RNAcentral holds the sequence, with entries from Rfam.
c-di-AMP riboswitch aptamer (ydaO/yuaA leader) from Proteiniborus ethanoligenes, 134 nucleotides, folded computationally.
Rfam family: c-di-AMP riboswitch aptamer (ydaO/yuaA leader). About the family: This family represents a conserved RNA structure found upstream of the ydaO and yuaA genes in Bacillus subtilis and related genes in other bacteria.
[in-house]
RNA sequence: AACACAUAUUUGCUGAAUCCUAGUUUUUCUAGGUACGGAGGAACCAACUAAGGGGUUAAUCUAUGGAUGUCAUAGUAGGGAGCCUUCUGUCCCGAACCCGUCAGCUAACUUCGGAAGCAAAAAAGAAGGGGUGU
Numbered sequence: 001a002a003c004a005c006a007u008a009u010u011u012g013c014u015g016a017a018u019c020c021u022a023g024u025u026u027u028u029c030u031a032g033g034u035a036c037g038g039a040g041g042a043a044c045c046a047a048c049u050a051a052g053g054g055g056u057u058a059a060u061c062u063a064u065g066g067a068u069g070u071c072a073u074a075g076u077a078g079g080g081a082g083c084c085u086u087c088u089g090u091c092c093c094g095a096a097c098c099c100g101u102c103a104g105c106u107a108a109c110u111u112c113g114g115a116a117g118c119a120a121a122a123a124a125g126a127a128g129g130g131g132u133g134u
Base pairs, nucleotide, nucleotide: 002134003133004132005131011119012118013117014116019033020032021031022030023029036113037112038111039110040109045104052102053099054098055097056096061075062074063073064072065071078093079092080091081090083129084128085127086126087125088124
């Protein structure tokens, strides 16, 4: 470079949230780490100060109706869908929680998380990439 074949098994998805070691009552719980994530925090620059302000997250905002309130409807910034990226298309989400008068960015430094919950039949098509062998 060309050709051919395959893209197997461990099921897959959202999410930072996986994995390891030791002890233990070896079910379980505890402790220490870890892939991977978040926050605070100079100079310079920037900007604000109570109808408070701010953080994680895709999850913000608008209109209408109702209501003395925490509701509903329709949209919307933004986000997700089976090897990866892009385009077109289809189907969905567009919540919740936290700090507590306080925090812009931010090197050194400090500190926290490392969960939880779903799916069982297929909305996919195109282009490119990617693997193995000869």